[in-house]
Context: one part of a larger RNA
RNA sequence: GGCGCACGGUGGAUGCCUAGGCACUAGGAGCCGAUGAAGGACGUGACGAACGACGACAUGCUUUGGGGAGCUGUAAGUAAGCCUUGAUCCAGAGAUAUCCGAAUGGGGGAACCCAACAGGUAAUGCCUGUUAUCCAUAACUGUUAAGGUUAUGAGAAGGAAGACGCAGUGAACUGAAACAUCUCAGUAGCUGCAGGAAGAGAAAGCAAGAGCGAUUGCCUCAGUAGCGGCGAGCGAAGAGGCAGGAGGGCAAACCAGAGUGUUUACACUCUGGGGUUGUAGGACUGCGAUAAAGCAGCCAAGGGAAUAGAAGAAGACUCUGGGAAGAGUCGCCAGAGAGAGUAAGAGCCUCGUAUUUGAAAUUCACUUGAUGCCAAGCAGGAUCCUGAGUACGGCGGGACACGAGGAAUCCCGUCGGAAUCUGGGAGGCCCAUCUCCCAACCCUAAAUACUCCCUAGUGACCGAUAGUGAACCAGUACCGUGAGGGAAAGGUGAAAAGUACCCCGGAAGGGGAGUGAAAGAGAACCUGAAACCGUGUGCUU
Numbered sequence: 001g002g003c004g005c006a007c008g009g010u011g012g013a014u015g016c017c018u019a020g021g022c023a024c025u026a027g028g029a030g031c032c033g034a035u036g037a038a039g040g041a042c043g044u045g046a047c048g049a050a051c052g053a054c055g056a057c058a059u060g061c062u063u064u065g066g067g068g069a070g071c072u073g074u075a076a077g078u079a080a081g082c083c084u085u086g087a088u089c090c091a092g093a094g095a096u097a098u099c100c101g102a103a104u105g106g107g108g109g110a111a112c113c114c115a116a117c118a119g120g121u122a123a124u125g126c127c128u129g130u131u132a133u134c135c136a137u138a139a140c141u142g143u144u145a146a147g148g149u150u151a152u153g154a155g156a157a158g159g160a161a162g163a164c165g166c167a168g169u170g171a172a173c174u175g176a177a178a179c180a181u182c183u184c185a186g187u188a189g190c191u192g193c194a195g196g197a198a199g200a201g202a203a204a205g206c207a208a209g210a211g212c213g214a215u216u217g218c219c220u221c222a223g224u225a226g227c228g229g230c231g232a233g234c235g236a237a238g239a240g241g242c243a244g245g246a247g248g249g250c251a252a253a254c255c256a257g258a259g260u261g262u263u264u265a266c267a268c269u270c271u272g273g274g275g276u277u278g279u280a281g282g283a284c285u286g287c288g289a290u291a292a293a294g295c296a297g298c299c300a301a302g303g304g305a306a307u308a309g310a311a312g313a314a315g316a317c318u319c320u321g322g323g324a325a326g327a328g329u330c331g332c333c334a335g336a337g338a339g340a341g342u343a344a345g346a347g348c349c350u351c352g353u354a355u356u357u358g359a360a361a362u363u364c365a366c367u368u369g370a371u372g373c374c375a376a377g378c379a380g381g382a383u384c385c386u387g388a389g390u391a392c393g394g395c396g397g398g399a400c401a402c403g404a405g406g407a408a409u410c411c412c413g414u415c416g417g418a419a420u421c422u423g424g425g426a427g428g429c430c431c432a433u434c435u436c437c438c439a440a441c442c443c444u445a446a447a448u449a450c451u452c453c454c455u456a457g458u459g460a461c462c463g464a465u466a467g468u469g470a471a472c473c474a475g476u477a478c479c480g481u482g483a484g485g486g487a488a489a490g491g492u493g494a495a496a497a498g499u500a501c502c503c504c505g506g507a508a509g510g511g512g513a514g515u516g517a518a519a520g521a522g523a524a525c526c527u528g529a530a531a532c533c534g535u536g537u538g539c540u541u
Stems, first nucleotide, its partner, number of pairs: 001540009015526001016491002020462002022459007029451002031159002039100003042055003046078002050074002052059001061094006070082003105114003115131007133156002135153007164195001165193005175182001179229001205212002216243004226234002247443003250387001254273009278421001280386004284380004294373002297371001299369004304364004309357003315330005331348002333337001339351003392416008402428001423438005478485002498525001501512004
């Protein structure tokens, strides 16, 4: 030195555990903000820093309920206190709420600096309030104009949940085995605007000789019909089944009132009535009718629900053990044998569970009532009305599954430009017949999408290199000028009972003693693998 054996050190795998995650289900909620948000800075305690809580009324104030013995957060310790005259704690409603931040009196390098006006006050100081911009409305001024000034307004702004929606704008990698039309894709990104959903929506629809009857979503139709350097690829619709169901209001004709204009008879404007459709409807003329029905607003009542809670059955002994819930013996409850904890494995020890029950205050939906709103029909067919720079056409684009194609349909730009119910549009060029429908105005729940958040729960989900990046004071430490990137790190024990006292040592550390079931559980703390490093010993070189 090698190979064994024994015993150690180091190290932190493995096992067990879970305080944290992940994915969902059901219900709720789906917004906050100039009455100053989201997010922060700085402070507040008897006692250093931090987290949480709170705001100069600062570990809190008031009040209404709950609750019932301890309390002064994490968080030990000491001090000083509070509390059955009901504290701490839980819930409802208020008060206070520094400074920054849309930040809004002006400025500014966020958390800072400097003002004006009015009122109060001995005071040069201090306190209170107001003072940004835009918009809307009104008044004043001005010439009736432009402009200006002032007042009123819970008007707007800013934030978020990296979600869902609608719209504007809009790539490229990629695929086509290259690449240009095409694809990726109207995707990602950027922007605007919302809502609890949004958007769409009551046929100028679909269909086909039969009919349907707003929209939306799912299944299917169907990878079909089609589109396509007919390549790669893209890709419907009607019908059928299901969920859900809901329909309304204007413009116009006409009537009334007020006003303006001028050519004094009309025109226009505003307000009210009227009226709203396609087997056309309405105005108009004639006849005739009123109270049921409906409603998505507000108010009241009723019961229900949410935000604290309350009651809640039934077991003892012996044995083993450090410890009983284990074993044994004999019982009991069960609308409760879900679960968790307790020194080990507990229906009957604790918290709970089934079941029952509860709100002063605030809020929610529902039902009923009141109020408010809305409102019918018949006949006539002369006249009037029924959405115009619109429909449509040419040219150029875009959207439609549809790439210009035979290309309908829808939208935009540009140039043209109708008809008026004896009217007009559509049925995939176009024409005819036939059928369906009535554009150029508006609103509209539900079924659908999503989950920052709250409550209750579930898991052939993870178990500390896993599961969130984060089980732990984590978006922290640290890195970067910055945008940004971004960790590691859990476990004594049932209980600190966390080793009084003695000894060695400067200390660290250790040896006794003591605690404990165990200290080879001693805080570098459960288990404690391997690599790696030793000590002793056997064999061997």
A computed fold for a 541-nucleotide part of an RNA from Streptococcus mutans, annotated as large-subunit ribosomal RNA, domain I. Its mean pLDDT, the model's own confidence on a scale to 100, is 84. The full RNA is in RNAcentral, with records from ENA. The organism belongs to Streptococcus, within Bacteria.